[in-house]
RNA sequence: AUCCGAUAAGAGCAAACCCGUCGAAAGGCGGGGACGCAAAGCCAUGGGUCUACAACCCCGCCUCGCGGGAUUACGACAGCCAGGUUGCCGAA
Numbered sequence: 001a002u003c004c005g006a007u008a009a010g011a012g013c014a015a016a017c018c019c020g021u022c023g024a025a026a027g028g029c030g031g032g033g034a035c036g037c038a039a040a041g042c043c044a045u046g047g048g049u050c051u052a053c054a055a056c057c058c059c060g061c062c063u064c065g066c067g068g069g070a071u072u073a074c075g076a077c078a079g080c081c082a083g084g085u086u087g088c089c090g091a092a
Base pairs, nucleotide, nucleotide: 004090005089012037013036017032018031019030020029021028022027035079041085042084043083045082046081047080048077049076050075055071057069058068059067060066061065
């Protein structure tokens, strides 16, 4: 240095839920809070998952609008997996 990850040491992050806020929603941000995490740091490159304002099609109705259903990501998820990249410590 690389691989690896311990009932080590010093640190770190923060699920669900609640409050506020942005958003059509998924979800994001802030505060509280800890389920957990050896990258639960960062990146949307490949899969996968979620949502559907809008678009298009269908149906219904109190008909030029409203409601419902299906399809679709340009939206989201890095705490789904793979990948890239940076990093604390040093037992076996």